[in-house]
Context: one part of a larger RNA
Molecule: small-subunit ribosomal RNA, 5' domain
Organism: uncultured Thermoanaerobacteraceae bacterium
C1' cells in the first nucleotide's frame, strides 16, 4: 500500500446504486408465502324472469256469505347470471431459505449410454366403436371434550372397470444379411400372441337429428426441454495414522430398476486395495469469480449465476411423467401446545417478526402496475418470486456546506528579544450567486399486451368460427415520486487524526522515571518539540481514526 457481508470510538448535510445473523442447522408468539379450473361431475344455495299451487289483505266489486286480480308470504317448475364444501383434473419435485453433511464421480473439466426415462410443448400418423358396476358429496342413525371417525340408504363424471378394434408399438418363433471363434448383437421380411381411448363448451340447420368450430382424450414415430447412470483427469492438512477388506475382489444363474452394475440373494473361486499414501483421524459445500499481485502465486467462494446437499433428529415407503418430497404421508425420538385424562395438535435453514446467543446484521410496510411462474378457452384468480418502499455513513460514485473584492493587516488569541512576529484576506465590510435542503406550482418515461366494440382481410360452399391488420374505448405499487418552473435569504450543513525518527507538521506552560505514550526504535528522574493543555503547523474530509482478516 490495496480489500473487506465488518466491528468499535468521535463526527454527521443531500443523492444515485449496491449491501446488510459471518455467532446458535438454538427455540419460536402472531400474520401471509400453493393454489386454480363450474367451458370434467353430481349436489346445495342466491337473485332475476316467466308458468303453477297454499295463505292472507286496507283500498276494489259485492246478493254481505263471499269473490276476483294487484300486492305480501310459503312453495313446485322451468330458464339465465353467481356462489362453492365434495368428487376429479393439473399444479403443490417449480419458485424461495440455508451450508448442518459431504474428502464423494460431490464437484470442475472431457467424453460415453448398442445400458435409459421424460408430464406440459412442437412436427407427423392413425384412432376414439360398445357396455357395466360403484363411491364422495347428500339423507339418517351412532360414538368422541376435541381431532375426527363409523354404520344404514340414494347419486354424477374427462373418476373406475369388462369386451371389441389397432399399426410402424412390446414379446416369442422362424427367416434374410451384415459383424463376431461363438454365446450373441444389428438390419430385413413372415406368422402368432399382448396392449388404447372422454368428453366439454359455442355456432348453424330441415331437432329422436345432422353439419361446423375450438379445447380436450387415444395408440405410433421424431423433436425439444429436463433427468438418471459409467468413465479420463484435477480437486486441503495429520505418517506422531501403516496396513485395509466378508457383500470384501471376481465368476454363473437369478432377482430387481426406466437403465448398467455385488444393486440384491445363491452357488462358486480367493481375490481387491495401499509409501503414485490405502485405511484412520481433522477441516470443507464446489465452480464461474472475487481479493492482491509486474507476474508466476498465494487467499477466499458474502451478494449474483451454475451444481450438490439439507428441511426439528432419526428411519421408511405412497402418489406421480418426475420425490423417497421445507409449509405431503406412516413410524420412533427429544422438545412445544391443548385435553372433559380417553386423547390430540405441531415444526420460519420462506417473507417480515420475537427471545437467546453475539463486538455486530434491518420494517410484524406498499403492489401484482410491469418481468416471471401455476390453473383456466378466457376473464381472471394465486403469487413475502419479484417489482417498490421503510432502516443502518455498511461500501462505492457524485454533491454541497458558497463566489469575488476587500489591509489601518481591526478585535482577541498566542508567541516575543518588548522592537515586533503569528493566527492572516481569514474576519467585518461591499458586490453578487442560489446547487443541495424548505415552501409553492406543474408533471412523467416504465404500458404493452390483453378484453370489449366497430371495420378490412385469409381459411372455408355458406352461416358460423379461427387466425392476421387498422381504429376507438381502459390498466402504474413506487407517486404527487423522478424531471421542470417559481419564492426567499449566505441564510439549515465539518469533522477526525497526527506534529522525536520512520513520516508531511513546532513553539509555550504544565508534570517532574509521577501522571502518562507506544506499530518499532524508544520517551518521562525540573527548561521534554514524544505525557497534558493551549495556540499554531500538517494530513484526510462527510468523513477521520483503531481493531480484526487476507494478499
Nucleotide at each position: 500500500g490495496g480489500a473487506c457481508a465488518a466491528a468499535c470510538g468521535c463526527u454527521g448535510g443531500c443523492g444515485g446504486c449496491g449491501u446488510g445473523c459471518c455467532u446458535a442447522a438454538c427455540a419460536c408468539a402472531u400474520g401471509c408465502a400453493a393454489g386454480u379450473c363450474g367451458a370434467g361431475c353430481g349436489g346445495u344455495u342466491u337473485u332475476u324472469a316467466c308458468c303453477g299451487g297454499g295463505c292472507u289483505c286496507a283500498a276494489u266489486c259485492u246478493u254481505c256469505g263471499g269473490a276476483a286480480g294487484c300486492g305480501g308470504u310459503c312453495u313446485g317448475g322451468u330458464a339465465a347470471a353467481g356462489a362453492u364444501a365434495g368428487c376429479g383434473g393439473c399444479g403443490g419435485a417449480c419458485g424461495g431459505g440455508u451450508g448442518a453433511g459431504u474428502a464423494a464421480c460431490g464437484c470442475g473439466u472431457g467424453g460415453g449410454c448398442a445400458a435409459u426415462c421424460u408430464a406440459c410443448c412442437c412436427u407427423u400418423u392413425a384412432g376414439a366403436c360398445u357396455g357395466g358396476g360403484a363411491u364422495a358429496a347428500c339423507c339418517c342413525c351412532g360414538g368422541g371434550a376435541a381431532a375426527c371417525c363409523g354404520g344404514u340408504g340414494c347419486u354424477a363424471a374427462u373418476a373406475c372397470c369388462g369386451g371389441a378394434u389397432a399399426c410402424g408399438u412390446u414379446c416369442u418363433a422362424c427367416u434374410u444379411a451384415a459383424g463376431g471363434c461363438a454365446u450373441c448383437u444389428u438390419u430385413g421380411g413372415u406368422a402368432g400372441a399382448a396392449g388404447a381411448a372422454a368428453a366439454g363448451a359455442g355456432g348453424c340447420c330441415u331437432u329422436u337429428g345432422g353439419c361446423u368450430c375450438c379445447u380436450g382424450c387415444u395408440g405410433a414415430a421424431g423433436g425439444a426441454u429436463g433427468a438418471g447412470c459409467c468413465c479420463g483427469c484435477g480437486u486441503c492438512c495429520c505418517a506422531u495414522u501403516a496396513g485395509c477388506u466378508a457383500g470384501u475382489u471376481g465368476g454363473u444363474g437369478a432377482g430387481g430398476u426406466a437403465a448398467c452394475g455385488g444393486c440384491u440373494c445363491a452357488c462358486c473361486a480367493a481375490g481387491g486395495c495401499g509409501a503414485c499414501g490405502a485405511u484412520g483421524g481433522g477441516u470443507a459445500g464446489c465452480c464461474g469469480g472475487c481479493c492482491u499481485g509486474a507476474g508466476a502465486g498465494g487467499g477466499u467462494g458474502g451478494u449474483c449465476g451454475g451444481c450438490c446437499a439439507c428441511a426439528c433428529u432419526g428411519g421408511g415407503a405412497c402418489u406421480g411423467a418426475g420425490a423417497c418430497a421445507c409449509g405431503g404421508c406412516c413410524c420412533a425420538g427429544a422438545c412445544u401446545c391443548c385435553u372433559a385424562c380417553g386423547g390430540g395438535a405441531g415444526g420460519c435453514a420462506g417473507c417480515a417478526g420475537u427471545g437467546g446467543g453475539g463486538a455486530a446484521u434491518c420494517u410484524u410496510g406498499c403492489g401484482c402496475a410491469a418481468u416471471g411462474g401455476g390453473c383456466g378457452a378466457a376473464a381472471g384468480c394465486c403469487u413475502g418470486a419479484c417489482g417498490c418502499a421503510g432502516c443502518a455513513a455498511c461500501g462505492c460514485c457524485g454533491c454541497g456546506u458558497g463566489a469575488g473584492c476587500g489591509a489601518u493587516g481591526a478585535a482577541g488569541g498566542c508567541c516575543u528579544u518588548c522592537g515586533g512576529g503569528u493566527u492572516g484576506u481569514a474576519a467585518a465590510g461591499c458586490u453578487c450567486u442560489g446547487u443541495c435542503a424548505u415552501c409553492a406550482a406543474g408533471g412523467a418515461c416504465g404500458a404493452a399486451g390483453g378484453c370489449c366494440u366497430g371495420g378490412a382481410u385469409a381459411c372455408g360452399a355458406a352461416c358460423a368460427g379461427u387466425g392476421u391488420c387498422c381504429a376507438g374505448g381502459g390498466u402504474g405499487a413506487c407517486g404527487g415520486u423522478a424531471c421542470u418552473u417559481g419564492a426567499g435569504g449566505a441564510g439549515g450543513a465539518a469533522g477526525c487524526c497526527c506534529c522525536g525518527g520512520c513520516u508531511a507538521a513546532c513553539u509555550a506552560c504544565g508534570u517532574g522515571c509521577c501522571a502518562g505514550c507506544a506499530g518499532c526504535c524508544g520517551c518521562g528522574g525540573u527548561a521534554a518539540a514524544a505525557c497534558g493543555u493551549a495556540g499554531g503547523g500538517g494530513g484526510c474530509g462527510a468523513g477521520c481514526g483503531u481493531u480484526g482478516u487476507c494478499c